[in-house]
Context: one part of a larger RNA
RNA sequence: UUGGGCGUAAAGGGCGCGUAGGCGGUCAUGUUAGUCUUUUGUUAAAUGCUCCGGCUUAACCGGAGCUCUGCGAAAGAUACGGCAUGACUUGACGAUGCGAGAGGUGUGCGGAACUCAUGGUGUAGGGGUGAAAUCCGUUGAUAUCAUGGGGAACACCAAAGGCGAAGGCAGCACACUGGCGUAUUCGUGACGCUGAGGCGCGAAAGCGUGGGGAUCGAACGGGAUUAGAUACCCCGGUAGUCCACGCCCUAAACGAUGAUCUCUAGUUUUUCGGAGUAUCGACCCUCUGGGAGACGAAGCUAACGCGUUAAGAGAUCCGCCUGGGGAGUACGGCCGCAAGGCUAAAACUC
Numbered sequence: 001u002u003g004g005g006c007g008u009a010a011a012g013g014g015c016g017c018g019u020a021g022g023c024g025g026u027c028a029u030g031u032u033a034g035u036c037u038u039u040u041g042u043u044a045a046a047u048g049c050u051c052c053g054g055c056u057u058a059a060c061c062g063g064a065g066c067u068c069u070g071c072g073a074a075a076g077a078u079a080c081g082g083c084a085u086g087a088c089u090u091g092a093c094g095a096u097g098c099g100a101g102a103g104g105u106g107u108g109c110g111g112a113a114c115u116c117a118u119g120g121u122g123u124a125g126g127g128g129u130g131a132a133a134u135c136c137g138u139u140g141a142u143a144u145c146a147u148g149g150g151g152a153a154c155a156c157c158a159a160a161g162g163c164g165a166a167g168g169c170a171g172c173a174c175a176c177u178g179g180c181g182u183a184u185u186c187g188u189g190a191c192g193c194u195g196a197g198g199c200g201c202g203a204a205a206g207c208g209u210g211g212g213g214a215u216c217g218a219a220c221g222g223g224a225u226u227a228g229a230u231a232c233c234c235c236g237g238u239a240g241u242c243c244a245c246g247c248c249c250u251a252a253a254c255g256a257u258g259a260u261c262u263c264u265a266g267u268u269u270u271u272c273g274g275a276g277u278a279u280c281g282a283c284c285c286u287c288u289g290g291g292a293g294a295c296g297a298a299g300c301u302a303a304c305g306c307g308u309u310a311a312g313a314g315a316u317c318c319g320c321c322u323g324g325g326g327a328g329u330a331c332g333g334c335c336g337c338a339a340g341g342c343u344a345a346a347a348c349u350c
Stems, first nucleotide, its partner, number of pairs: 004321003007304002012318001014201004021194003025088008034080001035077008048066007091191001092188003095184005103177007110154001114150008125136002162169002206247006216240001220236004258317006266295011299306002323350003332343004
């Protein structure tokens, strides 16, 4: 290994593109080092199995036959697989028409709120809490009106909704741009699937340089609370939060569920198309394709639950697991400015 698993027990890579490799639709012809059959050589003896025999039996011993596992040679077979050639259209891709969408990048614009400044009105409080205090205010606060500046985020619409490979994406307009669905069956003709390495993307926090700084706010200061209070509550507040460029590469990066293809009852909701019917038209109704949900046949599951968006029945490929702790650590290597990341043990111990 034959012969186990990975939603929650250990175990799906954070996600994509793709190299090698593995796997691969229908028909025909040729060929065949895979594959299968037959013959033959070899595979020492002992051992093993069957039968017979020898020691009183057995163990033990002798004989005959068979086996063993591979390797070599020859002849044959062609279903499957390989290789070659030709053909096909259903897989895949393309064309044409239509369609939905917070998919991405850039630029510009808008209103509400917040905050600051100036001016007006106005006077003794405001703020905050469980209650207070620190704090702000007669150099006029809070409240209110006007004008101006600034930064960040976009109420309602909004949904159980949509888009994206994932991370993620939400005011409006424009420009550029990726992907997707559907209809027609027009074109190419297996061009496919997966994917070790590799390359790219990758929330937040963090780092570098320069800018910006309204709000919020690690650290920090103060007020409370308390036995204490390095907290929870309150008043402040730096980094950060924002932008550009360059790094970092982690996560409960989760559906804790890898990708692709085929098959296996339904009911119902919603979203995006198409056809028919209806209608002046829009609804309605019927059918059909794609997505997102709820409930459930069969089946599966240790149970919970899953159930055409499978955790059901199958196929191909990749990743990963193998008692707890030590430890996602040490050492080494690679990467990084650093923080650290990736790879990854053992002694010992239960």
Background
The part of an RNA shown here (small-subunit ribosomal RNA, central domain) has 350 nucleotides and comes from a Candidatus Nomurabacteria bacterium. The coordinates come from a structure-prediction model, not an experiment, and the mean pLDDT is 87. It matches the Rfam family "Bacterial small subunit ribosomal RNA". Gene Ontology terms of the family: structural constituent of ribosome and ribosome. The sequence was found in a public genome assembly.